A computed fold for an 81-nucleotide RNA from a Gammaproteobacteria bacterium, annotated as SAH (S-adenosyl-L-homocysteine) riboswitch aptamer.

RNA sequence: UUUCCUGAGGGGCGCUGCAGCGGGUUUAACCUGUCAGGCUCGGGAAAGGCUACCACAUUGGUUCAACGGCGCUCAUUCAAC
Numbered sequence: 001u002u003u004c005c006u007g008a009g010g011g012g013c014g015c016u017g018c019a020g021c022g023g024g025u026u027u028a029a030c031c032u033g034u035c036a037g038g039c040u041c042g043g044g045a046a047a048g049g050c051u052a053c054c055a056c057a058u059u060g061g062u063u064c065a066a067c068g069g070c071g072c073u074c075a076u077u078c079a080a081c
Stems, first nucleotide, its partner, number of pairs: 001047009010074006018038001020034005037067001
């Protein structure tokens, strides 16, 4: 770095349907079904890459992310009345 599994990012209902995935089809294209955590952070496994710095341990300090189409709604928090 990539792939897979997993945890978290407070919930619910509805709508659309890009990517992805399934099916059809004549390879592409196209049609159809599904589809708004596909993103980020953390943990684990596997594979690959790089090379002098990196990792681990200990102590102290600081912090407890950011983001996620549209509508409705609940929870939480703050302000006003």
NCBI's taxonomy places the organism under Bacteria, Pseudomonadati, Pseudomonadota, Gammaproteobacteria. Its mean pLDDT, the model's own confidence on a scale to 100, is 75.